[in-house]
Context: one part of a larger RNA
């Protein structure tokens, strides 16, 4: 290399776009490039193979012969692939119509709590904890009434719900904007899959530059525990978190399961649709049937087992990633990319 393989043993990229490339629906015609079959030639002799023969056999040696396969050349097949050309309507895509939802982006904007400050009442303790203590409080704290002002974050509705490609998404409105699914009819006429590089987007912390800063809160300080306690536990806390442009490119970015499509029995929730039947004729009720799309428990069948099981880990097809003992190591090195922090790419030697 082959092969086998990737939910948990090593192995699916964090995720989507889409170029090369690989793969591609149905029919008819023509082409013969791939492919098939027959001719010839060519691949010295020797070796190897089958058969005769000579040394007394053998090993040796003589001699005559086939066969696969490769390369050329030439005649023919023509299902399948390819090419070219005409057609189709099932695949894809587009128009109309309804409908959906925390789906993006911006702009206003609303009450609870929370801390602060002004005020009034009030007078000694409040807070914390297993117990305490450091904090705080007569400069008058906590309580508790009014009043103000700031920021963050959105109770109940809320749920195995929804929605997005993943990351993610939730207080009301309102503009813009992308997407989804049904339903039927009309249009293009395979325009499709999957995608190496390439781009775009990407949680949390980190960074720059301006802001903001209530709460919580790495680090730091104290107070306890304790042998010790650079922790848990308490009292304060500074980056940060929040915003605004930009960088980072990472995560158990996990359903440890790549994407598309075909096939193979149920129960529910939810969008949407049709059809039957009923009344009190409605935003009505009952039955029942297609599609999305979320949950379950299971037949086959798969799995080393757990388990998975029409949302497959079941049967298959295209396509791209990735894996080959453990450790050394996601180390060194060299390159690329960052402001830094790093990040992507990735070895040996040794050793078991």
């Nucleotide at each position: 290399c082959u092969g086998g393989g990737c939910g948990u043993a090593a192995a699916g990229a964090g995720u989507c776009u889409g170029u090369a490339g690989c793969c591609g629906g149905a029919u008819a015609u023509a082409u013969a490039a791939g492919u098939c079959u027959g001719u010839u030639u060519u691949c010295a002799a020797a070796u190897a193979c089958u058969c005769c023969g000579a040394c007394u056999c053998a090993a040796u040696c003589g001699g005559a012969g086939a066969a696969a396969g490769g390369g050329g050349a030439u005649a023919g097949a023509u299902a399948c692939u390819g090419u070219a050309u005409a057609u189709c309507u099932g695949g894809a895509a587009g128009u109309u119509a309804u409908u959906g939802g925390g789906g993006g982006u911006u702009a206003g904007u609303g009450g609870a709590a929370u801390u602060u400050c002004c005020g009034g009442u009030g007078g000694a303790g409040c807070g914390g904890u297993g117990a305490a203590a450091u904090g705080c409080g007569u400069u008058g704290a906590u309580a508790u009434c009014g009043g103000a002002a700031a920021g963050a974050a959105c109770g109940c509705c809320g749920a195995a719900a929804g929605u997005g490609a993943a990351a993610a998404c939730a207080g009301c409105u309102a503009a813009c904007u992308a997407c989804a699914a049904u339903a039927a009819a009309c249009u293009u006429g395979a325009c499709g899959g999957u995608a190496a590089g390439a781009g775009a987007c990407g949680a949390a912390a980190g960074c720059u530059u301006a802001g903001g800063g209530a709460g919580c809160g790495a680090a730091c300080g104290g107070g306890a525990u304790u042998a010790g306690a650079u922790a848990c536990c308490c009292c304060g806390g500074u980056a940060g978190u929040c915003c605004a442009a930009g960088c980072u490119g990472u995560a158990a970015a996990u359903u440890a399961u790549g994407c598309a499509u075909g096939c193979u029995a149920g129960a529910u929730g939810u969008u949407u649709u049709g059809g039957a039947c009923c009344c009190u004729c409605g935003u009505g009720g009952u039955c029942u049937g297609g599609a999305g799309u979320g949950u379950c428990g299971u037949a086959a069948u798969c799995u080393a087992a757990c388990g998975a099981g029409u949302u497959a880990a079941g049967c298959a097809u295209g396509c791209c990633g990735c894996c080959u003992g453990g450790g050394u190591a996601g180390u060194a090195u060299a390159u690329u990319c960052g402001c830094a922090a790093g990040a992507a790419u990735g070895a040996a030697a040794c050793u078991c």

This is a predicted structure of a 352-nucleotide part of an RNA (small-subunit ribosomal RNA, central domain) from an uncultured bacterium. The RNAcentral record of the full RNA draws on ENA and SILVA. The coordinates come from a structure-prediction model, not an experiment, and the mean pLDDT is 86.